The RNA shown here (small-subunit ribosomal RNA) has 1390 nucleotides and comes from an uncultured bacterium.
Rfam family: Bacterial small subunit ribosomal RNA.
Its mean pLDDT, the model's own confidence on a scale to 100, is 81.
[in-house]
RNA sequence: AAUUCGCCCUUAGAGUUUGAUUCCUGGCUCAGGAUGAACGCUGGCGGCACGCCUAACACAUGCAAGUCGAGCGGGGAUAAGGAUGCUUGCAUCAUUAUCCUAGUGGCGGACGGGUGAGUAACACGUGAGCAACCUGCCUCUCAGAGGGGGAUAACGUUUGGAAACGAACGCUAAUACCGCAUGAAAUAUUGGCAUCGCAUGGUGCUGAUAUCAAAGGAGCAAUCCGCUGAGAGAUGGGCUCGCGUCCGAUUAGAUAGUUGGCGGGGCAACGGCCCACCAAGUCAACGAUCGGUAGCCGGACUGAGAGGUUGAACGGCCACAUUGGGACUGAGACACGGCCCAGACUCCUACGGGAGGCAGCAGUGGGGGAUAUUGCACAAUGGGGGAAACCCUGAUGCAGCGAUGCCGCGUGAGUGAAGACGGCCUUCGGGUUGUAAAGCUCUGUCGCAGGGGACGAAAAUGACGGUACCCUGCAAGAAAGCUUCGGCUAACUCCGUGCCAGCAGCCGCGGUAAUACGGAGGAUGCGAGCGUUAUCCGGAUUUAUUGGGUUUAAAGGGUGCGUAGGUGGUUAAUUAAGUCAGCGGUGAAAGUUUGUGGCUCAACCAUAAAAUUGCCGUUGAAACUGGUUGACUUGAGUAUAUUUGAGGUAGGCGGAAUGCGUGGUGUAGCGGUGAAAUGCAUAGAUAUCACGCAGAACUCCGAUUGCGAAGGCAGCUUACUAAACUAUAACUGACACUGAAGCACGAAAGCGUGGGGAUCAAACAGGAUUAGAUACCCUGGUAGUCCACGCAGUAAACGAUGAUUACUAAGCUGUUUGCCAUACACAGUAAGCGGCACAGCGAAAGCGUUAAGUAAUCCCCCGGGGGAGUACGCCGGCAACGGUGAAACUCAAGGGAAAUUGACGGGGGCCCGCCCAAGCGGAGGAACAUGUGGUUUAAUUCGAUGAUACGCGAGGAACCUUACCCCGGGGUUUGAACGCAUAUUGACAGCUCUGGAAACAGAGUCUCUAGUAAUAGCAAUUUGCGAGGUGCUGCAUGGUUGUCGUCAGCUCGUGCCGUGAGGUGUCGGCUUAAGUGCCAUAACGAGCGCAACCCUUAUCACUAGUUACUAACAGGUCAUGCUGAGGACUCUAGUGAGACUGCCAGCGUAAGCUGUGAGGAAGGUGGGGAUGACGUCAAAUCAGCACGGCCCUUACAUCCGGGGCGACACACGUGUUACAAUGGUGGGGACAAAGGGCAGCUACCGUGUGAGCGGAUGCUAAUCUCCAAACCUCAUCUCAGUUCGGAUCGAAGUCUGCAACCCGACUUCGUGAAGCUGGAUUCGCUAGUAAUCGCGCAUCAGCCAUGGCGCGGUGAAUACGUUCCCGGGCCUUGCACACACCGCCCGUCA
Repeated sequence: AAUUCGCCCUUAGAGUUUGAUUCCUGGCUCAGGAUGAACGCUGGCGGCACGCCUAACACAUGCAAGUCGAGCGGGGAUAAGGAUGCUUGCAUCAUUAUCCUAGUGGCGGACGGGUGAGUAACACGUGAGCAACCUGCCUCUCAGAGGGGGAUAACGUUUGGAAACGAACGCUAAUACCGCAUGAAAUAUUGGCAUCGCAUGGUGCUGAUAUCAAAGGAGCAAUCCGCUGAGAGAUGGGCUCGCGUCCGAUUAGAUAGUUGGCGGGGCAACGGCCCACCAAGUCAACGAUCGGUAGCCGGACUGAGAGGUUGAACGGCCACAUUGGGACUGAGACACGGCCCAGACUCCUACGGGAGGCAGCAGUGGGGGAUAUUGCACAAUGGGGGAAACCCUGAUGCAGCGAUGCCGCGUGAGUGAAGACGGCCUUCGGGUUGUAAAGCUCUGUCGCAGGGGACGAAAAUGACGGUACCCUGCAAGAAAGCUUCGGCUAACUCCGUGCCAGCAGCCGCGGUAAUACGGAGGAUGCGAGCGUUAUCCGGAUUUAUUGGGUUUAAAGGGUGCGUAGGUGGUUAAUUAAGUCAGCGGUGAAAGUUUGUGGCUCAACCAUAAAAUUGCCGUUGAAACUGGUUGACUUGAGUAUAUUUGAGGUAGGCGGAAUGCGUGGUGUAGCGGUGAAAUGCAUAGAUAUCACGCAGAACUCCGAUUGCGAAGGCAGCUUACUAAACUAUAACUGACACUGAAGCACGAAAGCGUGGGGAUCAAACAGGAUUAGAUACCCUGGUAGUCCACGCAGUAAACGAUGAUUACUAAGCUGUUUGCCAUACACAGUAAGCGGCACAGCGAAAGCGUUAAGUAAUCCCCCGGGGGAGUACGCCGGCAACGGUGAAACUCAAGGGAAAUUGACGGGGGCCCGCCCAAGCGGAGGAACAUGUGGUUUAAUUCGAUGAUACGCGAGGAACCUUACCCCGGGGUUUGAACGCAUAUUGACAGCUCUGGAAACAGAGUCUCUAGUAAUAGCAAUUUGCGAGGUGCUGCAUGGUUGUCGUCAGCUCGUGCCGUGAGGUGUCGGCUUAAGUGCCAUAACGAGCGCAACCCUUAUCACUAGUUACUAACAGGUCAUGCUGAGGACUCUAGUGAGACUGCCAGCGUAAGCUGUGAGGAAGGUGGGGAUGACGUCAAAUCAGCACGGCCCUUACAUCCGGGGCGACACACGUGUUACAAUGGUGGGGACAAAGGGCAGCUACCGUGUGAGCGGAUGCUAAUCUCCAAACCUCAUCUCAGUUCGGAUCGAAGUCUGCAACCCGACUUCGUGAAGCUGGAUUCGCUAGUAAUCGCGCAUCAGCCAUGGCGCGGUGAAUACGUUCCCGGGCCUUGCACACACCGCCCGUCA
């Protein structure tokens, strides 16, 4: 919450749509129960049940319905005595007794048993009816059985046929058959009387006429069993009716014996059941007809119930019996184990003909996922026959098979820690399996063996059965599995695998650390079972009666009128259909529920009760609904009187505009666009004036206005016409509401016919745009747009909200048109049109007296998404098309509302940044240097690739480095190095020599240090253990780094708000370089960032002065702080000061801002540096290092020689040098800072043109040294490929180095290429900056350095401003994005 008056009882949910969230709609899936089940694995026992769901497929074989001799005539057998023949033990005959029975006759084969094909029906269920019927055997009652007759089977003879089976002739019996008699009763016809019924009619009594019976048997007998007619009963049937009983309308009309009547026939009986005639009916939207499916019910399963599904077993009914048809017999059949005919099939056959019917019980084949024994017995129960004994009974009772189900029992119990072994895991300590096992003690269900032994049976009789059960003995002995372990859902680890193999009910797992696959260990659940599959109900309120919805999720018909139907105002009376109550009948049994009882318990069974919610009848009640009758006026309508309006139809009229025509004026363009062009125009356009013509539309008023059912309606006016409201309360008196079908209306486009055609304008043409542009733009332009008459019938036909009525918790406000009263005001009232809002409702948005509120009535429609408003069918239409309207298949979603965080926007606002702008200088063109791509190569090792790779890793490749390659180069294999341990040695190392390209190999020489020694150290060798890898994975990682970005952001605690994701704080205003601060404030605080603290630089003070400095004093020199000295200055390097918007003025609440303010070395962060928040890019790096995993191990390890990393049609990046006169060249002259220096820097001297070389001295450095250039000055060059530029090349050298060929730098001389300022485009920079000038350092033997990192010298220009480009920050807005716009997504084509 449902339920209920109320309580109790009862009713359980979960996963899945999102980046995350909440709510809703809505589907899918799961947990439960069940089964005539099947399959997989496994399997000890018993009880009770159940067992062809498929082929109503075909069937071998056996059995399943017979019985009666007490109905009959025969026949046969046995026994007995008798007779005859006699062969003396045989045959025949009759008799008696018993037994058997082919035929005849009687009864039964219509029951029992099986199956579910057909059947949508009076078949079934339920309740009635038959005054329209039958009923053998059974019960009761009444009456009766007299006397005759003729046959026939069997049998005999003859005979046909293969057989089945007959034929002819002859004999014979009956409880077989047939007349006659009797006739109470019965039936029929026809009278009378009485009585009853819902109608036809029934019943009883009484006359007349006609018709119709019979059988015997047994017994000594009594008697018994039969027979005939009739009545009654019982039982069983037949027929009729009410109600109920599946799906489809994409089945809407069906029907001729059809519907009814009259008269017949037929039947047990009614009836078109059949027939003749007459009439034209009958059924159907409350679903006829047709199609599909199906035996129905009691019940069963499920469910809280209501329901839904089902109809195995048991019980009732029906139907069927190989298929179809037919009748006969009979009480009963149109007959499962009868007959006839036809069909199919099978079998036999002598080919002429015959035989058969398992859906009885077993059984076989077949079908199938799948379903049992050719068993025992009539002992019990029941059935048939019989007088009975008895016979028959695959009904039945039992047994067998099957875990198919339900129920019960067992597989042991106690003790037992060294917590054994083994397994598994492990953090290596241990944990777990686990008291589990072993061991010890015990018990005996079950089992085995032995013994006893039932009930079921009433006198006998037991298939089951030596069964159940009981007793004794034995010994833990024979007896546990299956599933699952990611969530739902109880239960977790390891290994293997590597989007493979596989799992999966849904969500989903698996791409190298898988609790999801496979195995193992462990655990969970159930347990002789456990899982899976299939099906049904449940959960699903997901078809909603209980118990749903339709503004936006699926869903209101486009609108009205209106038929059927549904529903209906006030009052009185009556009725009693609905309704309610009592009683009666029925609702079979079984089942269900409850009580009790019986099997050891239970399942199972018995018994009793309840229930069976239903139907029928009857008696009442009369409130409500319905019917009937009467009355009423408030619903509805009418009338009268106003009023209102773009309501409708038809006609007339009007002006402006547009286009066209004619004429005038006038001249070169007009027009059009973002810009153009097509187009028009000197044949005179556009413009302008006048006149005329045509068609269409009606400016302003004009509005949340008005009218209309909707669509829709707009100049003025006339006619006709419809509506609404108000007032009056005169008339009618419920006449109403809704509305399936039906009818009508119905925008635009479209169609037909005929007009009309000014404008606009699909199609079309041209011009543009564009990569293209069958588009958007432009110039034209046809249908059409307009009218009349038809058709069409759809729209986001929308308020996405059906119509009508009533009510209301709170109203306020604007407006239209009436009324009241009038004052032009306010207020009131009614009907509309709007806005806001309470309650309430709603998933929310929102609705809210114009409801989406509260109620009532009626109608349309919806039930996951897609497929699809598609296909087929039907209906409509001239067509276009409309209406109606599926399925297969497929997905786990689809959708609504709100809200959150982000990202995004060719959204908005604010702001910043060398972002643009304003400037200066470059790059892009040249040559060279360097890096990259590409190509080449034996190799050109590897990595870096938009910004954020490309003078990057590399702060320095000739060997080495070096990772690459080849010479199929030469060597090593515990290895190149190191550690530990062990043993040995004391030169093995080193040096020299030989071979060799070297590595390496061999030879020689040389005998370590300390200590007396033990020993210790050192070195080498041997052995052992650990190797090694620049191999792979940066998408397994650590660490480090780039970038956004030195952007101002990123968060937390508590509190508060929100269901929640989240928000607030962090927003707003002002301000700032800044989330910097101030104010405000459900926030108050805090953290990481910002700032500051740190370094450096700029000023000063103090302290300290050597190697620095030199003012004063003194000395000295050619000269110089050179010297004494000084501590003033500069400087050095330590400590301090200083700057804080502190002061002033203005503005401002404040923070702060402004100022050519003051002061100050410095002014608003003084300049520069270091410092990089949370995070993003699976960004970079396994080749710096480290490290998980994988891989190689005489090689993917390692050593060595050589080569390569330096190649070169080409392309790109970064630089250098230039193109010159603001310059080049030559001479002279001046001024730094920072740093380096012993395998070093080197003054000075000599020498060389020079690089350098040879000497020499100083300096382990404020001491010595490397050490400036632009600049200044003098001179020259005079605009040229030059005295610019220096590439390239030649020659000669220097230096480093083992070695400059590939492949170094530098010097001198000579040579003197391109290049004259660079296209599109693009980069840096805002002040000591750009630009320009040189100097130093690291690496380093040397150097490919023009690179990198630093240092100082000289030293500008410009910024109006924030529109635009780029990047970023904050706020806000939209969103169908969240892999986040490089998104999502639509259409076309393939």